[in-house]
The prediction has a mean pLDDT of 77. This is a predicted complex of two RNAs, RNase P RNA and transfer RNA, with 442 nucleotides together. Rfam match: Bacterial RNase P class A. Rfam links the family to the GO terms tRNA processing, dimeric ribonuclease P complex and ribonuclease P activity.

RNA sequence: UGAGUAAGUCAGAUGAUCGCGUGUUAUAUGCACGAGGAAAGUCUGGGCUCCACAGGGUAGGGCGCUGGAUAACACCCAGUGGGGGUAACCCUAAGGAUAGUGCAACAGAGAGAUACCGCUAUUGGGAGGUGGGAGGUUAGAACCUCUCGCUUCUCAAUAGUAAGGCUGGAAAGGUGAGGUAAGAGCUCACCAGGGAUUAGGCGACUAAUCUGCUAUGUAAACCCCGUCCGGAGCAAGACCAAGCAGGGAGAAAAAGGCGGCUACCCGUCGCUUCCCGUAGGUAGGUCGCUGGAGCCGAUUGGUAACAAUCGGCCUAGAUAGAUGAUCAUCAAAUACAGAACCCGGCUUAUAGACUUAGUCACAUG
RNA sequence: CCGGGUGUAGCGUAGUUUGGAAGCGCACAUGGUUUGGGACCAUGGGGUCGGGGGUUCAAAUCCCUCCACCCGGACCA
Numbered sequence: 001u002g003a004g005u006a007a008g009u010c011a012g013a014u015g016a017u018c019g020c021g022u023g024u025u026a027u028a029u030g031c032a033c034g035a036g037g038a039a040a041g042u043c044u045g046g047g048c049u050c051c052a053c054a055g056g057g058u059a060g061g062g063c064g065c066u067g068g069a070u071a072a073c074a075c076c077c078a079g080u081g082g083g084g085g086u087a088a089c090c091c092u093a094a095g096g097a098u099a100g101u102g103c104a105a106c107a108g109a110g111a112g113a114u115a116c117c118g119c120u121a122u123u124g125g126g127a128g129g130u131g132g133g134a135g136g137u138u139a140g141a142a143c144c145u146c147u148c149g150c151u152u153c154u155c156a157a158u159a160g161u162a163a164g165g166c167u168g169g170a171a172a173g174g175u176g177a178g179g180u181a182a183g184a185g186c187u188c189a190c191c192a193g194g195g196a197u198u199a200g201g202c203g204a205c206u207a208a209u210c211u212g213c214u215a216u217g218u219a220a221a222c223c224c225c226g227u228c229c230g231g232a233g234c235a236a237g238a239c240c241a242a243g244c245a246g247g248g249a250g251a252a253a254a255a256g257g258c259g260g261c262u263a264c265c266c267g268u269c270g271c272u273u274c275c276c277g278u279a280g281g282u283a284g285g286u287c288g289c290u291g292g293a294g295c296c297g298a299u300u301g302g303u304a305a306c307a308a309u310c311g312g313c314c315u316a317g318a319u320a321g322a323u324g325a326u327c328a329u330c331a332a333a334u335a336c337a338g339a340a341c342c343c344g345g346c347u348u349a350u351a352g353a354c355u356u357a358g359u360c361a362c363a364u365g
Numbered sequence: 366c367c368g369g370g371u372g373u374a375g376c377g378u379a380g381u382u383u384g385g386a387a388g389c390g391c392a393c394a395u396g397g398u399u400u401g402g403g404a405c406c407a408u409g410g411g412g413u414c415g416g417g418g419g420u421u422c423a424a425a426u427c428c429c430u431c432c433a434c435c436c437g438g439a440c441c442a
Stems, first nucleotide, its partner, number of pairs: 001361003005357006012330007020034005036336001040347002043345005048233004055266004060229005065079004080094001081092004095224002100222002102218003116165002118161019173191006192214002194211007237287004246278001248276001250274002256272006280441003294313008366438007375391004385422001393409005415431005
């Protein structure tokens, strides 16, 4: 200098004028404060509120390497295994496939187990070649017939064989040698995996030795194992005011009914004029509402996430919904985007500017 | 603000449960029939299965994420 990696910060500032919301104050003026890193998606975990301070079982759902951290988690931290990269570093839904079930279309002999072709042995039949013996014929042979043996081809049956062939994403651990009738972990060497033992580690797991032990994939298919989960949601819920107050359906007289508590069962609670919600009416106000697992700084413990202690600070709370507009200066002011009960994460969107720490290559000293 | 659902050809839909070459109707094109048109008959074309990623040999279907659209929810009675 170039390329690349990781972590993080800011998200205009200052001044002037006008304007809006909340608080303060009896009121006005004045003064103070006034969107975000994602306020978004609503994916996820909690708080809070009501249902019973939340029960048991079934069903259902979430999570899934190990340890930790936390209010809790699908997040976070530290590690393990696997994969990628020259490296810094990154990715990883990563329990169980001998608990069971299902599926693997097409192709192929065969798809979770198969003898279709092939190879080999035995037996039998047929055809041929060749050798020996007997008989016939002949002067003698050639030749013919029968029989015994060897051998080649072929057909069939039985048996062995997974080395070879084909298909496929996947075909009986792989390669090589020995061995065999032909073959095969049948035996051996190396490699891959599994199991056992020993050692190390809290653990996931790692290393060494021994053992021929070797039937694929799929659980983001059912399922099994472990673990967690009650429901509804601020339109929760509490109160005040205003107004209509007629009709209908259902249920029963208590060991019952209706309703709530999860879809069902148990159990339990409330009411016993209860519930549904049609006509109709009101669509106003107060609380919930923002001081909180809060923010900033320091110290201590811990590799870290995080925790503890001390000090300081108060920083939106609207309800048709405020947080804005214009001008000037700075090189420029432009991205994604607007709180609606609150908080922890995840995911997605995002112009421009900047900081720190590693890596690789080249050059120079 | 809260809760639920849908997305397959121009339009309407099946297939998603239990993964295995995406089909049907209308519409469209060509040909036939007709004097011509409609109807009818025959043949044919047309699909990012809302987008992207993952699991799997294989995804419309299973999982994650993003997008668009639709529906319901005030109180008293």